[in-house]
Molecule: transfer RNA
Organism: Patescibacteria group bacterium
RNA sequence: GCGGGAUUCGUAUAAUGGUAGUACGCCACCCUUCCAAGGUGGAGACACGAGUUCGAUUCUCGUAUCCCGCU
Numbered sequence: 001g002c003g004g005g006a007u008u009c010g011u012a013u014a015a016u017g018g019u020a021g022u023a024c025g026c027c028a029c030c031c032u033u034c035c036a037a038g039g040u041g042g043a044g045a046c047a048c049g050a051g052u053u054c055g056a057u058u059c060u061c062g063u064a065u066c067c068c069g070c071u
Stems, first nucleotide, its partner, number of pairs: 001070007010024004018054001026042005047063005
């Protein structure tokens, strides 16, 4: 230098052109003599920029980081 892949709450991991879920973690409450465990509820995310579209996390292009391969 070239090609391919990945990037989603604090962590891990889904999903699909039409409200972004789940588990653990965090917060509040319930339960418990207290703690742990358990139950209920809540906050918290689509790497960045541009384009296409009525609508983009998804499609296209570029950028950044990481991984793999070739040279």